[in-house]
């Protein structure tokens, strides 16, 4: 540097349930395991979700726009790295 068929020590933890936080998306903790060789970390690029505040519109409700919110278990990128094998 490349690879993850097999092994060992281990690691993480989807859905769902409970509690808390949040306007929501979602997050955190506990239970739980669908999966994962970076399912460690970082919103840099694309994507997706939400729309409180703000803006548009309306008599009003509704509706529309908007990320400054979120997703790293959507893809790419950056960065660090256990074990084994190969070079």
């Nucleotide at each position: 540097c490349c690879u993850g068929c097999a092994a060992a020590g281990g690691g993480c933890a989807a859905a769902c349930c409970c509690a808390u936080c949040g306007a929501a998306a979602g997050a955190u903790g506990g239970g739980g395991a669908c999966g994962c060789a970076a399912a460690g970390u970082c919103a840099c690029c694309g994507g997706u979700c939400u729309a409180a505040a703000g803006g548009g519109u309306u008599u009003a409700c509704a509706c529309c726009c908007c990320a400054u919110g979120a997703c790293a278990g959507c893809g790419g990128g950056a960065u660090u790295u256990c074990c084994a094998g190969g070079u």
c-di-GMP-I-GGC riboswitch aptamer from Tepidiphilus sp. J10, 87 nucleotides, folded computationally. Of the family's consensus pairs, 95% are formed in the model. The sequence was found by an Rfam model in a public genome assembly. The organism belongs to Tepidiphilus, within Bacteria.